[in-house]
Context: one part of a larger RNA
């Protein structure tokens, strides 16, 4: 100078930002991922319309059961889409993890977007649902019934794929590109409020991703050798793809002082501090890329995960529990033990913006947008202003004559920023809709009114002198101060510096 600070004393107001650095410790509660009824079949509600039981009598009204049907509403449950976003969080990793700049003739892309063609005709289940039964509970399990944009065959198809065959043309090797011939193989759905919304194939885009490589990327040699899927090579497998990714063989290789192995630390980076720079150090807040989600260890679904608020298995801990068996996973957002020098409310709203899901109206959104706490930071404003010497009083020093606080105070004139009170009251939204908020702002009243400290004062280093104390009690960053006159310990005047802060501690430069 500078912090994500802490700790002493103080503490009046705003506007921006910032806030568990320690236990990647455990964790009560709520809420944090839905949605769509314009795929589907239930199921219940309300209203309307037909139907018209029982009962009742006055024998043709009454009465409304049930049943259909339309209509709007809720949904459990199949489906579709999203739960890979978007939040956390830094353990792990010295790694093609990350940066930087190339590659892939070695590859993936849901939704969007451009083109071009299709969308035909069938089947066979299954939850919901009924019934039975089993368990204390999570739940399960027999039978029967029923729908789809759910499932599964057929037909139709190609510049799609596969196999075989050939021409041209091009490449840095495999090789790629076009145009082609013959075989084969493979698609689809509907729903509508009639406007539409949708489905299937193929091509190109966009965008996200994968994967190879050149360079760069901390300490230790009181760590010198390491290494058996190891290096390569055939075949085979798997993958969206290239690959010992992996398997069976078959060679013996491959890395190392230009530091391999080990062992320590560590998430990188745009960027932050300092610094004249060249460097150091760093890496919270904000963005980018990665890993991780109680701890290992798997897959499944799915375009995407080997998946924080999915599944499975092992451990470890916590709960129910009828002991026979279940449930949990805050490094989401409050919060709570706890650990510590220390770091916030179990708060309002979806009104902005951005996100999923729908035609859409709208639902959801502890991202976000806002309040709340904290002087943790930074930035601004205020605690008053001008006049006022008899230099009052009192304090402190004194050589007793004065000096100094000190224009400081009274006093006088004036101001009203903030905070009080009263009116009025927005932008932010674009037709409607504002959590923030009756909040910023603007208007009046009143009145100097409510608002100042902390820390030096021996040199260094800016500011003296009295008193106690007597190498005692202290100070102290280095020098070093105190043993009877201490500017150095305490205390008081003064004075100095900074001021809603001042010191002190840590820690980089």
């Nucleotide at each position: 100078g500078a912090c994500g600070a802490a700790c002493g004393c103080u503490g009046g107001c705003g506007g921006c930002g910032u806030g568990c650095u320690u236990a990647a410790c455990a964790c009560a509660u709520g809420c944090a991922a839905g949605u769509c009824g314009a795929a589907c079949g239930g199921a219940g509600a309300u209203a309307a319309g037909u139907u018209g039981a029982a009962a009742g009598c006055u024998u043709g009204c009454u009465g409304g059961a049930u049943a259909c049907u339309u209509a709007u509403c809720u949904u459990a449950g199949u489906g579709g889409c999203g739960g890979a976003c978007g939040g956390g969080c830094g353990a792990g990793u010295a790694a093609c993890g990350c940066g930087u700049g190339a590659g892939c003739a070695a590859c993936c892309u849901g939704c969007c977007c451009u083109a071009a063609a299709c969308u035909g005709g069938g089947g066979g289940a299954u939850a919901a649902c009924g019934u039975c039964g089993g368990g204390a509970a999570a739940c399960c399990g027999g039978c029967g019934c029923u729908a789809a944009u759910a499932c599964c065959g057929c037909a139709u198809a190609a510049g799609a794929c596969u196999a075989c065959g050939a021409a041209u043309c091009c490449g840095c090797a495999u090789g790629g590109a076009u145009a082609u011939g013959u075989a084969g193989u493979c698609a689809a759905a509907g729903c509508u409020c009639c406007g539409g919304c949708g489905g299937u194939u193929u091509a190109g885009g966009a965008u996200g991703g994968g994967c190879u490589c050149g360079c760069g990327u901390c300490c230790g040699a009181u760590u010198a050798g390491c290494u058996a899927g190891u290096u390569g090579g055939u075949g085979a497998g798997g993958u969206a793809a290239c690959g010992g990714c992996c398997c069976a063989c078959c060679a013996a290789g491959g890395c190392g002082a230009c530091g391999a192995u080990c062992g320590g630390u560590a998430g990188c980076c745009g960027g932050a501090c300092u610094g004249a720079g060249a460097g150091g150090u760093u890496g919270g807040c904000c963005g980018g890329c990665c890993g991780c989600a109680u701890u290992g260890g798997g897959a499944c679904u799915g375009a995407g995960a080997c998946a924080c608020g999915g599944c499975c298995c092992a451990g470890a801990c916590u709960c129910c529990u009828a002991c026979g068996g279940g449930a949990g996973g805050c490094a989401g957002c409050a919060g709570u033990g706890g650990g510590g020098a220390a770091u916030a409310u179990u708060g309002c709203g979806c009104a902005a913006u951005g996100g999923a899901g729908g035609a859409a109206a709208c639902u959801c959104u502890g991202a976000c947008g806002c309040a709340g706490c904290a002087a943790c930071g930074c930035c601004g404003c205020g605690u008053g202003a001008a006049g006022g010497a008899a230099g009052a009083a009192g304090g402190c020093c004194u050589u007793c004559g004065g000096g100094u606080u000190g224009u400081a105070a009274a006093c006088u004139u004036c101001u009203u920023u903030g905070a009080u009170c009263g009116g009025g009251g927005a932008c932010g939204a674009a037709a409607a809709u504002g959590a923030c908020g009756g909040u910023a702002c603007c208007c009046g009243a009143g009145g100097a009114a409510c608002a100042a400290g902390c820390c030096a004062c021996g040199g260094c280093u800016a500011a003296c002198u009295a008193c106690g104390u007597g190498c005692c009690a202290g100070c102290a960053g280095c020098c070093g101060c105190g043993g009877u006159a201490a500017u150095a310990c305490g205390u008081a005047g003064g004075u100095g510096g900074c001021g809603a802060g001042c010191g002190u501690u840590g820690u980089c430069c």

RNAcentral holds the full RNA, with entries from ENA and SILVA. Small-subunit ribosomal RNA, 5' domain from an uncultured bacterium, 509 nucleotides, folded computationally. The prediction has a mean pLDDT of 87.